[in-house]
Context: one part of a larger RNA
RNA sequence: UCGUGGUCAAGGAAUUCGGCAAUCUAGCCCCGUAACUUCGGAAAAAGGGGCGCUCUCUUCCGUCCAAAAAUGGAAGAGGGUCGCAGUGACCAGGCUCAGACGACUGUUUAACAAAAACACAGACCUCUGCUAAGUCGCAAGACGACGUAUAGGGGUUGACACCUGCCCGGUGCUGGAAGGUCAAUGGAGCGUGUUAAUGUCCUUCGGGACAUGAAGCUCGCAACUGAAGCCCCAGUAAACGGCGGCCGUAACUAUAACGGUCCUAAGGUAGCGAAAUUCCUUGUCGGGUAAGUUCCGACCUGCACGAAUGGUGCAACGAUCUGAGCACUGUCUCGACCGCGAGCUCG
Numbered sequence: 001u002c003g004u005g006g007u008c009a010a011g012g013a014a015u016u017c018g019g020c021a022a023u024c025u026a027g028c029c030c031c032g033u034a035a036c037u038u039c040g041g042a043a044a045a046a047g048g049g050g051c052g053c054u055c056u057c058u059u060c061c062g063u064c065c066a067a068a069a070a071u072g073g074a075a076g077a078g079g080g081u082c083g084c085a086g087u088g089a090c091c092a093g094g095c096u097c098a099g100a101c102g103a104c105u106g107u108u109u110a111a112c113a114a115a116a117a118c119a120c121a122g123a124c125c126u127c128u129g130c131u132a133a134g135u136c137g138c139a140a141g142a143c144g145a146c147g148u149a150u151a152g153g154g155g156u157u158g159a160c161a162c163c164u165g166c167c168c169g170g171u172g173c174u175g176g177a178a179g180g181u182c183a184a185u186g187g188a189g190c191g192u193g194u195u196a197a198u199g200u201c202c203u204u205c206g207g208g209a210c211a212u213g214a215a216g217c218u219c220g221c222a223a224c225u226g227a228a229g230c231c232c233c234a235g236u237a238a239a240c241g242g243c244g245g246c247c248g249u250a251a252c253u254a255u256a257a258c259g260g261u262c263c264u265a266a267g268g269u270a271g272c273g274a275a276a277u278u279c280c281u282u283g284u285c286g287g288g289u290a291a292g293u294u295c296c297g298a299c300c301u302g303c304a305c306g307a308a309u310g311g312u313g314c315a316a317c318g319a320u321c322u323g324a325g326c327a328c329u330g331u332c333u334c335g336a337c338c339g340c341g342a343g344c345u346c347g
Base pairs, nucleotide, nucleotide: 001342002341003340004339005338006337007336008335010333011332014331019328027051028050029049030048031047036041038159052081053080054079055078056077057076058075059074060073061072062071063070082086094326095325096324097323098322099321100320101318102317106118107117122157123156124155125154126153127152128151134143135142136141160313161312162311163310165243166242167241170240171239172236173235174234175233176232179231180230181229186224189221190220191219193217194216197212198211199210200209201208202207244262245261246260247259248258271305272302283299284298285297286296287295
């Protein structure tokens, strides 16, 4: 010096991003215990007192027992007595106030994250009538389920309380079937190639060249036929999603209940709001502090909250996060001392 334990005058968070770390507290009995609340809780709230040993008495319970006595235990009352200290060592909550988030117990990144993330009971939507939907498999087959819509699958939200507004224009889904479009197929008809034949010309009379060209075959075009889908018509937002701008106006000023105008499918309702969301911003006011970019309560000018991508509350709960206080302390002023181990050399 390092590691690990222990002690400390006065002060007591001045330390620090932050009381991180370490103290304080701690058992049992008695007294006592607030706001709030879903009436269960909160609660061991908080805050106090007692506790050893010994003697006497009382009550109760057990063993034994006719009863009494004996013996064991507990509780209570009264006296005595020792120490600094009696849950004498060990083991064994620090507490309170306020806010955020998540209702809760639970789950998670084995080995840097335990959380506000996941799950959850509850709510809603949707599919599925049983050879169910859905899933695995090439299939056989299996799960679903030896279940049957109070069941099973998928999705979103996430206890509870009060609620959940407007928009169906776009996308999706569901329904509709008149019309438009539209595949394969079938195909009237039209054409291409080939040539039996016919015609013309030439001929060495064997034939050759050219033109037209039936039937068949071939290759094309094609009226018409033609389902779903799409276009189309409706419905549907706890489906994906969306939820305006400008100008003027009241007898101080300011503001605008009101009016005008443009656009839209409709223009954000209730509630909340500088918020886990606020850029400007340390917004402004109030509280707490001597002093507060954090915190709490308000205001609303919401850059860019908002209603199951749920909104707002909420008792209880949390190794969560944030702010404050009491107690307590070597965190600090500011350091000191003690124990054990390491170090240095050899191995």
The part of an RNA shown here (large-subunit ribosomal RNA, domain IV) has 347 nucleotides and comes from Salinibacter altiplanensis.
Lineage of the source: Bacteria > Pseudomonadati > Rhodothermota > Salinibacteraceae > Salinibacter.